A computed fold for a 506-nucleotide part of an RNA from a metagenome, annotated as small-subunit ribosomal RNA, 5' domain. The prediction has a mean pLDDT of 84. Its Rfam family is "Bacterial small subunit ribosomal RNA".
[in-house]
Context: one part of a larger RNA
RNA sequence: GGACGAACGCUUGCGGCGUGCCUAAGAAAUGCAAGUCGAGCGAGGGGAGGGCUUCGGCCCGAACCUAGCGGCGAACGGUCGCGUAACACGUAAGCAACCUGCCCCUAAGACCGGGAUAACAGCUCGAAAGGGCUGCUAAUACCGGAUGUGGCUCCCACCGGGCAUCCGGAGGGAACUAAACCGAGCAAUCGGCUUAGGGAUGGGCUUGCGGCCUAUCAGCUAGUUGGUGGGGUAACGGCCUACCAAGGCGACGACGGGUAGCUGGUCUGAGAGGACGGCCAGCCGGACUGGGACUGAGAUACGGCCCAGACUCCUACGGGGGGCAGCAAUUAGGAAUCUUGCACAAUGGGCGAAAGCCUGAUGCAGCGACGCCGCGUGGAGGAUGAAGUCUUUCGGGAUGUAAACUCCUUUUGUCAGGGAAGAAAAACAUGACGGUACCUGACGAAUAAGCCCCGGCUAACUACGUGCCAGCAGCCGCGGUAAUACGUAGGGGGCGAGCGUUGUCC
Numbered sequence: 001g002g003a004c005g006a007a008c009g010c011u012u013g014c015g016g017c018g019u020g021c022c023u024a025a026g027a028a029a030u031g032c033a034a035g036u037c038g039a040g041c042g043a044g045g046g047g048a049g050g051g052c053u054u055c056g057g058c059c060c061g062a063a064c065c066u067a068g069c070g071g072c073g074a075a076c077g078g079u080c081g082c083g084u085a086a087c088a089c090g091u092a093a094g095c096a097a098c099c100u101g102c103c104c105c106u107a108a109g110a111c112c113g114g115g116a117u118a119a120c121a122g123c124u125c126g127a128a129a130g131g132g133c134u135g136c137u138a139a140u141a142c143c144g145g146a147u148g149u150g151g152c153u154c155c156c157a158c159c160g161g162g163c164a165u166c167c168g169g170a171g172g173g174a175a176c177u178a179a180a181c182c183g184a185g186c187a188a189u190c191g192g193c194u195u196a197g198g199g200a201u202g203g204g205c206u207u208g209c210g211g212c213c214u215a216u217c218a219g220c221u222a223g224u225u226g227g228u229g230g231g232g233u234a235a236c237g238g239c240c241u242a243c244c245a246a247g248g249c250g251a252c253g254a255c256g257g258g259u260a261g262c263u264g265g266u267c268u269g270a271g272a273g274g275a276c277g278g279c280c281a282g283c284c285g286g287a288c289u290g291g292g293a294c295u296g297a298g299a300u301a302c303g304g305c306c307c308a309g310a311c312u313c314c315u316a317c318g319g320g321g322g323g324c325a326g327c328a329a330u331u332a333g334g335a336a337u338c339u340u341g342c343a344c345a346a347u348g349g350g351c352g353a354a355a356g357c358c359u360g361a362u363g364c365a366g367c368g369a370c371g372c373c374g375c376g377u378g379g380a381g382g383a384u385g386a387a388g389u390c391u392u393u394c395g396g397g398a399u400g401u402a403a404a405c406u407c408c409u410u411u412u413g414u415c416a417g418g419g420a421a422g423a424a425a426a427a428c429a430u431g432a433c434g435g436u437a438c439c440u441g442a443c444g445a446a447u448a449a450g451c452c453c454c455g456g457c458u459a460a461c462u463a464c465g466u467g468c469c470a471g472c473a474g475c476c477g478c479g480g481u482a483a484u485a486c487g488u489a490g491g492g493g494g495c496g497a498g499c500g501u502u503g504u505c506c
Stems, first nucleotide, its partner, number of pairs: 001506004006502005013375006019368002021333001026331002030328003035072003040069002043066003049060004079286003089210007098203002103199007111145004120135006150177002153174004158169004182191003212258003219249003224246008261283004265276004288309005311322004339365001341364003347361001348359004378408004388399004413443006422433001450495005455476003461490005471478002
């Protein structure tokens, strides 16, 4: 000198774009953050309207609503950086050792049956949370059988290929293996279901290379290293297990200890390098602490389940509930970090045939000079120079064209009028922001300047006060009676809505 997620002091007019718990991964009031589908199902409510009537009433019934069963989603999105020195990450390869819901393409198919169960009703236990028993019922819920284009396993024989194990293809035989012909519609048709092949996307695994400190850590290792059989997985593998062998790693730093998420990048620097990894993006890891599996295409699952623990809440004392490292907000800690806001209008996501519903993702607004950028606080004229103040050798000098005063302008401001784009699909319609941005007019210099420094480094000097006191200070050093170094004033220098100080990095 540059930089910052900064803080502190003084000061503060406006706008745009960014950015904002770096500490306690401490705690956990309150509200919201993941639902949706009635075009899968029964049922309940609802009744537009219609029919019958002995005028008492009875029956049918569209829209609409939804607790339950069922489907899809809830594994995304959002948050944090604890752990991790590791194939975690980056990069380059490999899988002839693998999986992939929804989506796209292709081929083929959906036949015959069955028994339940929630809802509901009755009874009943409990303070509650929540149950229990009996009875009834539906399905795109569940189960049995059939068929087998296919698939899978085995056997026979053939062709092609390769990278060692092997891979691909066509043929014959055998066993096994599927479905919801369900829903909407007058229909056409559409949406779904099953099997198989291919694609796309997403993931899993393996490997080469690369990136911290420490030798005041020198030896480490028993599933350890390898083999065989078996198990397990989507898949290879000591991943697991039984047996066998005795190996494996290490000064090219094993093992141990410390620290740390990694990267694209950011800062600095002429570069080489050094330091860092906040916001944004990719990957990884975590969800009160520890452990475990279930469901599922996918989790070992933040707002799911089970167990244990700590903490906390309710209780009728028998027993129950909870998990903000989601958005706000609270409290604690701290030098320090925001609103319990608006909207689904846009973009995107989930569900749905759609209308649509949900969405603290997101879009916006609010707060903070926290940062960057832009603008303003007026312009021209105006005295051998007002007043005041400071200084003086008392003559004067300085502030100083500065002010006053004259003329002008209106950025900004206030008021008034007009007023968007962002909106597209798709005809009508649809904007949170927002009557915002912007445009026009009126008014009036009107609403708007500070902070640090002035001994040398370093740009800028005098007076008074003080008297090694009070104080200053980045270094050298100032202050003990004329202090350009302390304090105040006048003047001056620098930067300017900021200016200084502190901290950290280069």